Description: Predicted 3D model of a 1391-nucleotide RNA (small-subunit ribosomal RNA) from an uncultured bacterium. Rfam family: Bacterial small subunit ribosomal RNA. The sequence is in RNAcentral, with records from Greengenes. Model confidence (mean pLDDT): 84 of 100.
RNA sequence: UAGCGGCAGACUGGUGAGGAACACGUGAGUAAUAUACCUCCAAGUUGGGAAUAGCCUUGCGAAAGUGAGGGUAAUACCCGAUGUGUUUACGGCGGCGCAAGCCGCUGCAAGUAAAGGUGCACCGGCGAAAGCCGGGGUGCCGCUUGAAGAUUAGCUCGCGUCCUAUCAGCUAGUUGGUGGGGUAAUGGCCUACCAAGGCUUUUGACGGGUAGCUGGCCUGAGAGGGUGGUCAGCCACACGGGGACUGAGACACUGCCCCGACUCCUACGGGAGGCUGCAGUCGAGGAUCUUUAGCAAUGGGCGAAAGCCUGAUGGAGCGACGCCGCGUGAGGGACGAAGGCCUUCGGGUCGUAAACCUCUGUCCCCAGGGACGAGAGAGGACGGUACCUGGGGAGGAAGCCACGGCUAACUACGUGCCAGCAGCCGCGGUAAUACGUAGGUGGCGAGCGUUGUCCGGAAUUACUGGGCGUAAAGGGUGCGUAGGCGGUUUGUUAAGUCUUAUGUGAAAUGCGCCGGCUUAACCGGUGAACUGCAUAGGAAACUGGCAGGCUAGAGUGUCGGAGAGGGUCGCGGAAUUCCCGGUGUAGCGGUGAAAUGCGUAGAUAUCGGGAGGAACACCAGUGGCGAAGGCGGCGACCUGAACGAACACUGACGCUGAGGCACGAUAGCUGGGGGAGCAAACAGGAUUAGAUACCCUGGUAGUCCCAGCCGUAAACGAUGAGCGCUAGGUGUUGCGGGUAUCGACCCCUGCAGUGCCGCAGUAAACGCAAUAAGCGCUCCGCCUGGGGAGUACGGCCGCAAGGCUGAAACUCAAAGGAAUUGACGGGGGCCCGCACAAGCGGUGGAGCAUGUGGUUUAAUUCGAAGCAACGCGAAGAACCUUACCAGGACUUGACAUCCCCUGAACGCCUUGAGAAAUCAGGAAUCUCUUCGGAGCAGGGAGACAGGUGGUGCAUGGUUGUCGUCAGCUCGUGUCGUGAGAUGUUGGGUUAAGUCCCGCAACGAGCGCAACCCCUACUCUGUGUUGCCAGCAUUUAAGGUGGGAACUCACAGAGGACUGCCGGUGACAAACCGGAGGAAGGUGGGGAUGACGUCAAAUCAUCAUGCCCCUUAUGUCCUGGGCUACACACGUGCUACAAUGGCCGGAACAAAGGGAAGCGACCCCGCGAGGGCAAGCGGAACCCAUAAACCCGGUCCCAGUUCGGAUUGCAGGCUGCAACCCGCCUGCAUGAAGCAGGAAUCGCUAGUAAUCGCAGGUCAGCAUACUGCGGGUGAAUACGUUCCCGGGCCUUGUACACACCGCCCGUCACACCACGAAAGUCUGCAACACCCGAAGUCAGUGGCCUAACCGCAAGGGGGGAGCUGCCGAAGGUGGGGUAGGUGAUUGGGGUG
Repeated sequence: UAGCGGCAGACUGGUGAGGAACACGUGAGUAAUAUACCUCCAAGUUGGGAAUAGCCUUGCGAAAGUGAGGGUAAUACCCGAUGUGUUUACGGCGGCGCAAGCCGCUGCAAGUAAAGGUGCACCGGCGAAAGCCGGGGUGCCGCUUGAAGAUUAGCUCGCGUCCUAUCAGCUAGUUGGUGGGGUAAUGGCCUACCAAGGCUUUUGACGGGUAGCUGGCCUGAGAGGGUGGUCAGCCACACGGGGACUGAGACACUGCCCCGACUCCUACGGGAGGCUGCAGUCGAGGAUCUUUAGCAAUGGGCGAAAGCCUGAUGGAGCGACGCCGCGUGAGGGACGAAGGCCUUCGGGUCGUAAACCUCUGUCCCCAGGGACGAGAGAGGACGGUACCUGGGGAGGAAGCCACGGCUAACUACGUGCCAGCAGCCGCGGUAAUACGUAGGUGGCGAGCGUUGUCCGGAAUUACUGGGCGUAAAGGGUGCGUAGGCGGUUUGUUAAGUCUUAUGUGAAAUGCGCCGGCUUAACCGGUGAACUGCAUAGGAAACUGGCAGGCUAGAGUGUCGGAGAGGGUCGCGGAAUUCCCGGUGUAGCGGUGAAAUGCGUAGAUAUCGGGAGGAACACCAGUGGCGAAGGCGGCGACCUGAACGAACACUGACGCUGAGGCACGAUAGCUGGGGGAGCAAACAGGAUUAGAUACCCUGGUAGUCCCAGCCGUAAACGAUGAGCGCUAGGUGUUGCGGGUAUCGACCCCUGCAGUGCCGCAGUAAACGCAAUAAGCGCUCCGCCUGGGGAGUACGGCCGCAAGGCUGAAACUCAAAGGAAUUGACGGGGGCCCGCACAAGCGGUGGAGCAUGUGGUUUAAUUCGAAGCAACGCGAAGAACCUUACCAGGACUUGACAUCCCCUGAACGCCUUGAGAAAUCAGGAAUCUCUUCGGAGCAGGGAGACAGGUGGUGCAUGGUUGUCGUCAGCUCGUGUCGUGAGAUGUUGGGUUAAGUCCCGCAACGAGCGCAACCCCUACUCUGUGUUGCCAGCAUUUAAGGUGGGAACUCACAGAGGACUGCCGGUGACAAACCGGAGGAAGGUGGGGAUGACGUCAAAUCAUCAUGCCCCUUAUGUCCUGGGCUACACACGUGCUACAAUGGCCGGAACAAAGGGAAGCGACCCCGCGAGGGCAAGCGGAACCCAUAAACCCGGUCCCAGUUCGGAUUGCAGGCUGCAACCCGCCUGCAUGAAGCAGGAAUCGCUAGUAAUCGCAGGUCAGCAUACUGCGGGUGAAUACGUUCCCGGGCCUUGUACACACCGCCCGUCACACCACGAAAGUCUGCAACACCCGAAGUCAGUGGCCUAACCGCAAGGGGGGAGCUGCCGAAGGUGGGGUAGGUGAUUGGGGUG
């Protein structure tokens, strides 16, 4: 080394596919069992035999391998002997057990074992010796039989262990028995026969899905919930499936056989293989390591031992994957460097941070030493590691996330609903603390953040510990099965319960204490605990069981009355309709108004007669009855229930009730009747934009009855049933009691029902409140965000309609309840306003003026937009204004501040070019001074100027509007959990939240009113420039003297306050009437505008943040434009005429303005105007004649003697300039228009209407505007129904950017998930049949065969072969079930 033999390869190690099961956990049982090696005890270890590997010879094969022949050994194999024992059969005795039965002793018979090896010393034999053989002795290791122990294992049982009932019935070896077989052993485990059972009924069988179980782990206060990775116990599996062999143990991970799939080798004949062992490879994947060193330790196997084996294991490696510890430096260092960022430009901040100085040495580097782990010796993988000593040296070591709230932490820039963020709410549309970046800050730190999962918070499945009137949720109602729960008392029992003890609850984990690594993580020791299960003893109050009593629950009997309770049969009258007849004539009917319809063939109306069906007026009632649905004329019969009274009886007989059964409005269905009225559908007529409606005329099912279905309703009190308890008050129904009475009432009181109010309590609130939604007990049903959806699929029921049961995908950040404040309502009540009505005059028609839209344009600058933009900004665009356009120019600028240089330049005079700005040229010259400089001007550089560029949705200020409407709030108190309410509502009253009264409110503020101004009356003062009664004078003019009376002016005072009277009212406030008064109830007018609304208007008055432009979006200039013109609208002027026009004559204002002004008189002009020029800074002068009106005349109803547009000519004025583009005058021209459609505006008294005058703006230009403290000067208001606007109270609300709100469905488009669908594809588990490998078992002949028997023949035993049963895979078939897919189709969701 090969082989024989023995033992071990059933352990260790891996994995979690399968399995819902005695698989696991826990506790029992095994009297139904086995157990190699180990320990102990008893007894033995004897005599023989036949083979076979290795080996040799040889064959076959590519190989794997294998055949034949010849030898050989054993503790391999076989036979015999012995039999302590043991097994079996038949007996005897004793003990035990609930029992089948077990244990011990004993008799007889039969069966039944074994193996030797080796060490030591001695003896003998052989041999030259080495050595070999034998013997007895002794030690060790074995072997055999049995008994016991230990260990391990098998089997059985109680209890526990996921989801699904859209799985409700399952089962033929099925359940049991007998015989037999099989096993170590019980058993239908298997087989034959017999019987027909067994399981589950809701405590979930059977089926489907999913899953290894546990100790534990995570979470949680706990109870629970989730989970089963590492470690440990058990199970299962080993390529998929089947099978046995060997063995103490396997149906065996690295054994065997067969089938199958796959991979590999092959000479194509045939073979080989199984990493879910350790490493490693590939693939897949979001993702998971080294093909490391050692058996030194621990452990396992074998061995007598040395020792060998051990990817178990102890270590190292890789990975921040987790836990723990440590470091990346420490001290000093500026009222603070540089740099970054921000800035209010002052500064702030990063920040003692850095630099710099002084130190330290963990980690690190170098050097030296160097373990424990090793219990007597040797032996250390880790490892020259841990650790120790010395030296060196701040050197090599910080990131990640966040900064809107939750939630600690903020600024800048960029971006501009883009890019993006986001856990929820939500950010972003030009000032983003929310995106991106930066600075800063916060948090954690060798980590940080994200993602996924689980628990928690979540009392949001509620056992602990929830609910169901309206938020989700009471079954439509009853009867009743199982079940759950159950009055009082005695005895008993001990199942529950409590207690004690014992056993168990493995170890680890977790917890307390102690200890070991420098600490910790980690590890060790010890204790408690492990809340459980089992057994034994005890207790007996409560629950349960058993037995016996009781009467308070429940029920029965007797008497009594009430009732639309139910069923059957019969009867009645009113009314509608129809039929017949009479009377009678033209309509009836119907509606908002009509029409369809009916009627001269006689309707409607009316009278009489008849038919038929349905329903039952009054009584009638928050009355009655019934379980609910529901029940209404009267009578009879049958029948159910409740109630009252007094006693008697039974003796817990009770309550609830899953399934089940029954009842159950309307509509609907089937069959048969019936059918008067009513009336879906339908028809016609109306209404309407339409009207498949509301209204009208008709009208069929149906409504009614019988029989049978259906089984639903807002089947509601949105309130399940039963019992007990817990203030009252007031009605009503039924029946009683008491008192009283002649009697009936009244009054007090009880029971049962039915209402209202209300305390405690309760409730989110509303509310409920003895008829509970209060306080308790018992039982049932139901709920768990909205939508999808009461849908789909499946099942059950139904004739159908449909009902019952009842999801998911997907989607949303809500859906919902109650209450509050507003707003709104074609809700209600009360009340105002020229809101309507009653009136007057207009607009809308015409021409013109003016503004706007539109269009046009080079430009027609911009703004204003319903009321509340549109004769508005603009109180006045030819240039200017001017912002627009074209062209020409300037660039520190037309304007401001600062700096430097110069002393000239500008202006003026003048020349040239030009449209001008401007450019070029000529002449001439700075001023003041304290001598520093200042002023002015020019030139220059840069900071800057400048912008009528944007944003009124970044703003201030100002303004409009509701609205001069009567409202809007606060403090304290009170009420309410709160939002909030009260006050402020109510009764009166007012123009008014004005005032009075009442009141859980009491006060107060901003508003109202008043105070202010004008006007109306009187008085006082003062009288010039105003006035003039009386006096005087005069040129006749208040002109003069004079006067101070009057008017008037200017100052001031008075007067009016519901003060007085009467009435009404509440004895109030107030209102009505009256007196007086110039004025009367705020006398008239003005100024004055609460909290707020409209992101109202204005960045172009002004101011201003941010953005934008900077030889232009700034500035200057010329010209043009804002003045356009087919049109449309608003606001006006003038008219259409006779209440007028024209001509002539002649009256009467107020308030204003005037010096770059108003401008008289006079003269000229037809006139606009011009000339000259007085007066006046104005009670003096001027503008300045007011006009309508009045008187006289004329016109005579017409496109005119109305109307004046348009146009021509001629003029005037202003102005640098009237062409575009002014005003005025004269002459001439003489358009439309004859009173304005729909519609619409203003005004209530000195108002409307009408008439003129003035002023501001302004060189000039007014039909506009503002005024007149000016003239003349009306009509009408019954009244509050309606339109509009507003105020207060109340009501509904799904509205709250608030009705210009919200919101529903179809259709169209896009996307998403789902259902159905002719089919089609795949899986799973069964069933029937076919085929049937390996293999066990059985059978078997004429085959083969060493040991034993036999002298032999042969036998016994064994084997191959064959056959049979079973039997995996495979095949065929029809079903089941699950999933995928599917033209098309259905609804759903989102946009």